[in-house]
RNA sequence: GUUAAUAUUCGGCAAACUUAUUGAAAAGUAAGGACGCAAAGCUUCAGAGUCUAAACCAGAAAUGGCAUGACCGUCAGCUGCAAAU
Numbered sequence: 001g002u003u004a005a006u007a008u009u010c011g012g013c014a015a016a017c018u019u020a021u022u023g024a025a026a027a028g029u030a031a032g033g034a035c036g037c038a039a040a041g042c043u044u045c046a047g048a049g050u051c052u053a054a055a056c057c058a059g060a061a062a063u064g065g066c067a068u069g070a071c072c073g074u075c076a077g078c079u080g081c082a083a084a085u
Stems, first nucleotide, its partner, number of pairs: 012037002017032006035073001041078003047075002049071003056065003
C1' cells in the first nucleotide's frame, strides 16, 4: 500500500407523509418530517431493470406503441472518511 472480517458513530444522509413550487405525467426542487442507510457519496451517453407517454406513429374512435422525460433508497460501475485487529 492492497484485500477481507469485526466493532463503533462526535458527525453525515433522509423513506412515507404534509406544505409551497416546476412539470403533460413520471418525477424534481425547498421547508418540515424520520422509515431506514457504512457508501443512502458520484454515474442513467458502460449496461440491465422500473415508472411516465407530452410530442410522434397506428387507429373512425376508444385505445395501443414509442424516451428524446425520469428513478441509482433496484442491480451494477467508479471513488472514498475515522478507530481497533

Predicted 3D model of an 85-nucleotide RNA (c-di-GMP-I riboswitch aptamer). It matches the Rfam family "c-di-GMP-I riboswitch aptamer". Rfam describes the family as follows. GEMM was predicted in a large-scale screen for bacterial structured RNA regulatory elements. The prediction has a mean pLDDT of 75.